[in-house]
RNA sequence: GAAAAAGUAAUUCAGUGGUAGAAUGUUAAGUUUACAUCUUAAGCGUCAGGAGUUCGAAUCUCUUCUUUUUUA
Numbered sequence: 001g002a003a004a005a006a007g008u009a010a011u012u013c014a015g016u017g018g019u020a021g022a023a024u025g026u027u028a029a030g031u032u033u034a035c036a037u038c039u040u041a042a043g044c045g046u047c048a049g050g051a052g053u054u055c056g057a058a059u060c061u062c063u064u065c066u067u068u069u070u071u072a
């Protein structure tokens, strides 16, 4: 220099155009002599940034950035 893949919650990951989710983790309450387990609730997202298509975009198109891999 070229090519490919990935970017979504604190972490690991789903989500094939129609209200953004699960598990783990955090906090609070209940339970317990206490801890653990269990139950309930709460909080945590400008879906990497920008533009476009569409009635409607995490999803489709273009572009920028970051990371990883391959190759010269």
Base pairs, nucleotide, nucleotide: 001071002070003069004068005067006066007065010024011023012022013021018055026042027041028040029039030038048064049063050062051061052060
The prediction has a mean pLDDT of 80. Predicted 3D model of a 72-nucleotide RNA (transfer RNA) from Modestobacter lapidis. The sequence is in RNAcentral, with records from ENA. NCBI's taxonomy places the organism under Bacteria, Bacillati, Actinomycetota, Actinomycetes, Modestobacter. It matches the Rfam family "tRNA".